[in-house]
RNA sequence: AAGUCCCUUCGGGGGCGAGUAAAGUGGCGGACGGGUGAGUAACGCGUGGGAAUCUGCCUUUUAGUGAAGGAUACCGUUGGGAAACUGACGUUAAUACUGCAUACGUCUCUUCGGAGAGAAAGAUGGCCUCUUGCUGUCGCUAAAAGAUGAGCUUGCGUGCUAUUAGCUAGUUGGUGGGGUGAAGGCCUACCAAGGCUAUGAUGGCUAACCGGCCUGAGAGGGUGUACGGUCACAUUGGAACUGAGAUACGGUCCAAACUCCUACGGGAGGCAGCAGUGAGGAAUAUUGCACAAUGGGCGAAAGCCUGAUGCAGCGACGCCGCGUGGAGGAUGAAGGUUUUCGGAUUGUAAACUCCUGUUAAGUGGGAAAAAAGAACCCUUGGGAAUAUCAAGGGGUGAUGAUGGUACCACUAGAGAAAGCACCGGCUAACUUCGUGCCAGCAGCCGCGGUAAUACGAGGGGUGCAAGCGUUAUUCGGAUUUACUGGGCGUAAAGGGUGUGUAGGCGGCUUUUUAAGUCAGUUGUUAAAGACCUUGGCCUAACCAAGGGGAUGCGAUUGAAACUAGAAAGCUAGAGGAUGGAAGAGAGAAGUGGAAUUCUUGGAGUAGCGGUGGAAUGCGUAGAUCUCAAGAGGAACACCGAUGGCGAAGGCAGCUUCUUGGUCUAUAUCUGACGCUGAAACACGAAAGCGUGGGGAGCAAACAGGAUUAGAUACCCUGGUAGUCCACGCUGUAAACGAUGAUCACUAGAUGUUAAGUCUGCUUGCAGACUUAGUAUCGCAGCUAACGCGUUAAGUGAUCCGCCUGGGGAGUACGGUCGCAAGACUAAAACUUAAAGGAAUUGACGGGGGUCCGCACAAGCGGUGGAACAUGUGGUUUAAUUCGAUACUACGCGAGGAACCUUACCUAGGCUUGACAUGCUUUUGACGCUUGCAGAAAUGUAAGUUUCCAGGUUUACCUGGACAAUUGCACAGGUGCUGCAUGGCUGUCGUCAGCUCGUGUCGUGAGAUGUUUGGUUAAGUCCUCUAACGAGCGCAACUCCUGCUGCUAGUUGCUAUCCUUCGGGAGCACUCUAGUGGGACUGCCUGGGAAACCAGGAGGAAGGUGGGAAUGACGUCAAGUCAUCAUGGUCCUUAUGCCUAGGGCUGCACACGUGUUACAAUGGCUGGUACAAAGGGGCGCAAGCUUGUAAAAGUGAGCAAAUCCCAUAAAGCCAGUCUAAGUUCGGAUUGAGGUCUGCAACUCGACCUCAUGAAGUUGAAAUCGCUAGUAAUCGCGCAUCAGAUCGGCGCGGUGAAUUCGUUCUCGGACCUUGUACACACCGCCCGUCACACCAUGAGAGUUUCUUGUGCCCGAAGUUGUCUUAGCUAACCUUUAGGAGGC
Repeated sequence: AAGUCCCUUCGGGGGCGAGUAAAGUGGCGGACGGGUGAGUAACGCGUGGGAAUCUGCCUUUUAGUGAAGGAUACCGUUGGGAAACUGACGUUAAUACUGCAUACGUCUCUUCGGAGAGAAAGAUGGCCUCUUGCUGUCGCUAAAAGAUGAGCUUGCGUGCUAUUAGCUAGUUGGUGGGGUGAAGGCCUACCAAGGCUAUGAUGGCUAACCGGCCUGAGAGGGUGUACGGUCACAUUGGAACUGAGAUACGGUCCAAACUCCUACGGGAGGCAGCAGUGAGGAAUAUUGCACAAUGGGCGAAAGCCUGAUGCAGCGACGCCGCGUGGAGGAUGAAGGUUUUCGGAUUGUAAACUCCUGUUAAGUGGGAAAAAAGAACCCUUGGGAAUAUCAAGGGGUGAUGAUGGUACCACUAGAGAAAGCACCGGCUAACUUCGUGCCAGCAGCCGCGGUAAUACGAGGGGUGCAAGCGUUAUUCGGAUUUACUGGGCGUAAAGGGUGUGUAGGCGGCUUUUUAAGUCAGUUGUUAAAGACCUUGGCCUAACCAAGGGGAUGCGAUUGAAACUAGAAAGCUAGAGGAUGGAAGAGAGAAGUGGAAUUCUUGGAGUAGCGGUGGAAUGCGUAGAUCUCAAGAGGAACACCGAUGGCGAAGGCAGCUUCUUGGUCUAUAUCUGACGCUGAAACACGAAAGCGUGGGGAGCAAACAGGAUUAGAUACCCUGGUAGUCCACGCUGUAAACGAUGAUCACUAGAUGUUAAGUCUGCUUGCAGACUUAGUAUCGCAGCUAACGCGUUAAGUGAUCCGCCUGGGGAGUACGGUCGCAAGACUAAAACUUAAAGGAAUUGACGGGGGUCCGCACAAGCGGUGGAACAUGUGGUUUAAUUCGAUACUACGCGAGGAACCUUACCUAGGCUUGACAUGCUUUUGACGCUUGCAGAAAUGUAAGUUUCCAGGUUUACCUGGACAAUUGCACAGGUGCUGCAUGGCUGUCGUCAGCUCGUGUCGUGAGAUGUUUGGUUAAGUCCUCUAACGAGCGCAACUCCUGCUGCUAGUUGCUAUCCUUCGGGAGCACUCUAGUGGGACUGCCUGGGAAACCAGGAGGAAGGUGGGAAUGACGUCAAGUCAUCAUGGUCCUUAUGCCUAGGGCUGCACACGUGUUACAAUGGCUGGUACAAAGGGGCGCAAGCUUGUAAAAGUGAGCAAAUCCCAUAAAGCCAGUCUAAGUUCGGAUUGAGGUCUGCAACUCGACCUCAUGAAGUUGAAAUCGCUAGUAAUCGCGCAUCAGAUCGGCGCGGUGAAUUCGUUCUCGGACCUUGUACACACCGCCCGUCACACCAUGAGAGUUUCUUGUGCCCGAAGUUGUCUUAGCUAACCUUUAGGAGGC
């Protein structure tokens, strides 16, 4: 105010509403609570002390609370302004404000007697004698004390940085004064010149601190979120006011930036309060409910306020608990995966059967506990009191945000509920497919180039589980900053050396003190957390109670061994004294001889010099060489030495002067005087720099000559700085013992230097011992090993220096030093998985030693030049099939391509196939003969044509064999991969090696054996020996050959005998082929330990007699998928199969291997002699005939010691040719033939005649061979129809040379070096080109921080001065004054 009631003169007034809403005055609180961590390296924090202070509310005690006064807000009236706000006038109250009175305490002054100063406010109940009364409660004033809180001060602790070393003027102190609540340079005047700093001042960068939290066995390291304590801040900066308390988050003023409103004049604002929005970001929540509880503010109280708080919401963000089912269930289902095709696995898993019912869902119950205070009643105390107040007790009854939540009951139902990572090793867990250094993985190592447990997918498995992985970060492992608890000879690391300051450490004895130390007691170390014991939520997480501890700091009482302080002594450390000793120790002055060079003179002539060899250079203008004289500079032969001296660098002719140190003896003196040593100072090789000298030799740079592809080098000829001296600078070296200094202890042996002592005797020597050096070996011990080892790298003590993966880098920047060169100090970005040490085994070396081989050398003959043959490359082609392709491919696979072979090309054909097996359909043939088409394959036509058994009547049916045919499985592939393989082979290499068991040594890899000394062809044997044995290799055993015995005697042989000359007879000889012997260094001589070697004898043969076969462990991803076999993969009317023709033989060229030659040691012609080993039936073929011949015809003999091929040739004897492109040589070509064969065109061999090319002994280079070999001469065989200069064999003739191991090649053993291990065809350095990453410098430019000086200067505080205006309380003489604004 609405509303309502009453009265009314109808204008209105009054009551309730209500002293309410709202505003104002006044009081208290807004300094608490809540947020954040910007600043701060500080008394900020932590901990322990201290004195010169304040403290509202609270508690206790004492005293008081009297009497007055003037205003003002609200309100009313009226203005200004857009607003914020604000002016004037009028009225009024108080616990608001102002005097006065009083003063037990209080304060000031004090002559200690006293003097002076200073307060207040009431409100509300009860009783009552009704008054100046008593009394309760809440207030107010003064004072004392407590509690709480706050301020101040101080010991100790609390980041990084010295590439920040000096800082400071109110600075440090004093006196007087001021100021503050309080001490104080807090401020001021004066005086003094102090104060801090290597125990890190000052500066720079970073950062709130703590209880705690994470980690760790601990010591430590990291960290400061939540909870708790402190500090600081509130948009940025400054300032005061008020107040008990602020320099005040939600107060004020000023300045600045920003945002908003505006009427352009002016104003407003501060989420690091709770929610929420935007932005940023990899990323972080609801504009919720309630004051019910706890706490806070105000109030007498009711009560009000409280994004404090209590709760809820969102988020697997964390911790904890629970579930997603349980039991049975084998045809071990299906499906998936895999497979050795049998199976295995998924897997009792599922299905299926029987159960259970947590959670989720539904229905219902559930005012449980957190709630009791207050209020009411009773008792006691105080009080006059049944008012109030305080304490205790009692029961009735009110109050719940969370929340219809927790929880409980019931219902139905296995129903709604499992993922993520991993499976090469670390690290639990494995296979298939795909891919093919691609795609991709990866924490480290690493995986992927056609069989990926490592990529992707599937199956399976492993781990954790409502989570699992990734990323980031911290500690751990990491003894990898080492206090606990490391190192420095060579791995990173000893300062170049000394003197010495600070510091650190320090001998023996006694007394004392009590700082360190130790012990007892005590205060504190907040709570929470952590630990222990209990308890409460179903359990746990979580929460609560009790206990113990809290290494620290303080106080106090003791102890006195040790360290330390004080005092007094000692002599063993250290130093002095005296007597000896050695020395290239240092500095200065002087002096000597040899040599080089130069100059002068003599003598003398053509070279000298230099080199691997030369040249440049010097020399007839007289060099080198030689003699004499002189000049000058530098360095000091012999002695001379793991000898000496010095701190190190370093020091060398001799003499003198000056001078340092060391050793030894004596045990005479001092009495701990010592050791080490940041900083500092001094010394410090060579080179270099400055100034001035000097300059013989040597010699950077430079010049010339060589070498070389080049040679800015090595070599040579010259030559300047420099080397030398004086004075100054530099301050570094592999300044090394790669080993800091000092002290003590711990087996020895040997040499040497300087001394001393003793003993002995041949008296100038020997031996022993003691010191001090120096060197070699070595025990214990140490060491990763190598090694060190009384001169430690052993065992201990003290002090200093230094290190922390490699590179970037001992560099950049900064600083200091320097004349400069540069030195000292000294990072980071970035990059990287190693860098490094010692030792082992190999391999390698233009390392060493020993040895071997036709390896070289000594020889003989070739190749490379010619022609041809053959193979290869290249090229060509439709195809020129494929492979081999350094030695170890190239007359190789191929021991024989006209067709075939044949794999290639062209053309024509076939598709279960040329070949195998099984099933199936059909048939009884297939085949053969002939014709046709065709190049043939092939197709087609005609003719001819099966067998067995059973049922059975011929016909026919069934079964089987064989053959064809249809279809299905499959065949087939000389397609690919020899880098998926087996087997076989080549090579090192017939080289002498390669290994093992046990033992021993070593941490180990490994070693030893297997090495040493001899010897051998040999790892052969002997010897030595921590090795003893053994295996594969070597050798032997096997075969051929050389001598011989025995046996045997045809086809062989023929000495003797016989003969019809055919042969008998015989087996002596030759020969044949079986079995034996023989040769073993057995014998002799010499050497030697032996093994063995040299020589000799005998012997057919002599030292493995000659030859063959035989090929260790392994190497070369050597060769072969085309001999064969085989994994994988590819083709399937073709990459398979058949056929014809062509090709493998093509030809500007290059290479390999051969043949024939170039001639007289020969060619040609004639005559004549001697082999071996083989082959022969689709065969060898005699003899005879024909042919110039190749051959042809005919054909004896022979399955072969019988017959044949089959005359061996070179040789020998004659003749001829006469040095020539020939009587050499035979290519090429022409013509004619022969043979094989289906067929000689492409594309065979041979014969005859003719033709008659190159070639006259071969460049560089290169091959074979050591004796019956090379060389030379023929003969045979395999393959094969035919075809050879090749291959494999056979015999004939038959040499030369080997000094030797320097060199070339290859190999073996020992040793050595190594940065190699794919192993020297290794490894590896630098520039350049391109791309990318990071960093530095850079003319400059921009921003920030800080210092100093100066200028302008807001608000504000304080003081002083001046002046204008206004003015209630007090005084007043009413004028004014004091005071205030």

This is a predicted structure of a 1381-nucleotide RNA (small-subunit ribosomal RNA) from an uncultured bacterium. Its mean pLDDT, the model's own confidence on a scale to 100, is 81.